[in-house]
RNA sequence: GCUGGUCUAGUGGCGGCUGCUUGUGCUUGCGCGAUUUGCGCCAAAAGCGUGAUUUGUGCUAGGCAUGAGAGGAAAGUCCGAGCUACAAAGACAGGAUUCCAUUUAACGAAUGGCUAGGGCAACCUAAGGGAAAGUGCAACAGAAAACAACCGCCGCCGCGCGCGGUAAGGGUGAAAAGGCGGGGUAAGAGCCCACCGGAAUCUAAGCGAUUAGAUUUGUCUAUGCAAACCCAAUCCGUAGCAAGAAGAGUAUGGUAAAAGUCUUGAUUUUGCUCUUCGCUAGAGGUGCGCUGCGAAGCGCAUCCCAGAUAAAUAGCUGCCCUCGACAGAACUCGGCUUAUACUAGACCAGCGCUU
Numbered sequence: 001g002c003u004g005g006u007c008u009a010g011u012g013g014c015g016g017c018u019g020c021u022u023g024u025g026c027u028u029g030c031g032c033g034a035u036u037u038g039c040g041c042c043a044a045a046a047g048c049g050u051g052a053u054u055u056g057u058g059c060u061a062g063g064c065a066u067g068a069g070a071g072g073a074a075a076g077u078c079c080g081a082g083c084u085a086c087a088a089a090g091a092c093a094g095g096a097u098u099c100c101a102u103u104u105a106a107c108g109a110a111u112g113g114c115u116a117g118g119g120c121a122a123c124c125u126a127a128g129g130g131a132a133a134g135u136g137c138a139a140c141a142g143a144a145a146a147c148a149a150c151c152g153c154c155g156c157c158g159c160g161c162g163c164g165g166u167a168a169g170g171g172u173g174a175a176a177a178g179g180c181g182g183g184g185u186a187a188g189a190g191c192c193c194a195c196c197g198g199a200a201u202c203u204a205a206g207c208g209a210u211u212a213g214a215u216u217u218g219u220c221u222a223u224g225c226a227a228a229c230c231c232a233a234u235c236c237g238u239a240g241c242a243a244g245a246a247g248a249g250u251a252u253g254g255u256a257a258a259a260g261u262c263u264u265g266a267u268u269u270u271g272c273u274c275u276u277c278g279c280u281a282g283a284g285g286u287g288c289g290c291u292g293c294g295a296a297g298c299g300c301a302u303c304c305c306a307g308a309u310a311a312a313u314a315g316c317u318g319c320c321c322u323c324g325a326c327a328g329a330a331c332u333c334g335g336c337u338u339a340u341a342c343u344a345g346a347c348c349a350g351c352g353c354u355u
Stems, first nucleotide, its partner, number of pairs: 001351010012320007020069009029059006036052006071326001075337002078335005083240004094236005099113005114128001115126004129231002134229002136225003150170002152166005157160001178196002181193003197220001198217008244277004253273007284303008321324001
């Protein structure tokens, strides 16, 4: 330098003007309570009505100031939880998972291993329980797809499209009854033997999956498919924030604006019409230290980071750059999957060149 692998970060930048949602503070207004006081009713007190002052509280209607305001996936809703309501002895049914250990609130997720497969390598992938519990399937081809004889080989006679032996050879197939060599035989065959493979047992290492070795065994029983049914082990109550809780009202109502009338009330028209909580301080973020190969855990410090409800997070514009993809919260978290332009960083592997 080229090619490749693993992991991580960012998601145009700096401004101006005008808006929207929301927190806080101040203020105007309105309601309610209290204090002081004036006036009226009253002979007076008490009491009632009313105006003003001060103050508390509520509403959030208006104004001002100030702070905050979408994502790495907010998405799909595929798993696992919190939370809420109902149910709740247990079981069946149904569903999910399937090598080992660990992490976690939990998981079907993650981490580290084992085994198998791919790659020269870095590294990647998981098709990973059981086929002597049972059932089923194996297209076409082929004699036969699991009690195998089509051709071939061998033997016999009655010489035939006969009978018997034979899985070494041929042929079919994705797959043909352990492989290969020798002995043996009428021809053959684990029939016998060596090696390889298989099975069982034992020993050693490891928490374990498993690995290595040894011994025995030819009665070495015997194809594949469980992502076919099934069996075994483990786990799972149902529904979901439109859950649910409180308050008000229930429309022949309330409220805002306008019209019109002409005197603060009725009428007409149009628009809007439940509110609050749940709701965002959380298995939370960031930094540092310690433990661990790692996922992660512990401790300390620090931060508060959307909360809308027809649904705000925007519109216009100036300058600059590498000219900007996929995309929009709706109860909240942990994962997975899918979409995605461009930029940046760390480490590693292979090859080539130079010193």
Predicted 3D model of a 355-nucleotide RNA (Bacterial RNase P class A) from Helicobacter sp. CLO-3. The RNAcentral record of the sequence draws on ENA and Rfam. Its Rfam family is "Bacterial RNase P class A". By type it is a ribozyme. A source record names the gene rnpB. The source organism's lineage runs through Bacteria, Campylobacterota, Campylobacterales, Helicobacteraceae and Helicobacter.